[in-house]
RNA sequence: GUCUCAUGCAGAGUGGCUGAGGGACUGGCCCGCUGACGCCACGGCAACCGGUUGAAGUGCAAGUUCAACGACCAGGUGCCAAAUCCAGCCCCGACGAGUGUCGGGGAAAAAUGAGAG
Numbered sequence: 001g002u003c004u005c006a007u008g009c010a011g012a013g014u015g016g017c018u019g020a021g022g023g024a025c026u027g028g029c030c031c032g033c034u035g036a037c038g039c040c041a042c043g044g045c046a047a048c049c050g051g052u053u054g055a056a057g058u059g060c061a062a063g064u065u066c067a068a069c070g071a072c073c074a075g076g077u078g079c080c081a082a083a084u085c086c087a088g089c090c091c092c093g094a095c096g097a098g099u100g101u102c103g104g105g106g107a108a109a110a111a112u113g114a115g116a117g
Base pairs, nucleotide, nucleotide: 002116003115004114005113006112007111013042014041015040016039017038021031022030023029025088026087027086028085043080044079045078047077048076049075050073051072052071053070054069057066059064060063084109089106090105091104092103093102094101095100
């Protein structure tokens, strides 16, 4: 990098180094020399995996197996501006009519995790 599945209106920043772009892409709107982005250190968060534990229920002849859904831990990842910052494609509703604005639903894309090849 490819495929499958799951998740996202919650949560969590200080210091040092560096020095001009950054927020995937496009448009918007933001962040940024009062130093962003990135890297490092320390700190933190708890979505997934993992561990401990409770447990509706469930399989079996038994005693045990499995287990929705929780709680705790912080080991493997991840994350710590803004809802994935918002929209992009389709559908519905309201308003408007200059094709737009607002609201809702679904998809797509990207991100993260788990698994597959």
A computed fold for a 117-nucleotide RNA from a Limisphaerales bacterium, annotated as SAM riboswitch aptamer (S box leader). Rfam family: SAM riboswitch aptamer (S box leader). About the family: The SAM riboswitch is found upstream of a number of genes which code for proteins involved in methionine or cysteine biosynthesis in Gram-positive bacteria. The coordinates come from a structure-prediction model, not an experiment, and the mean pLDDT is 81.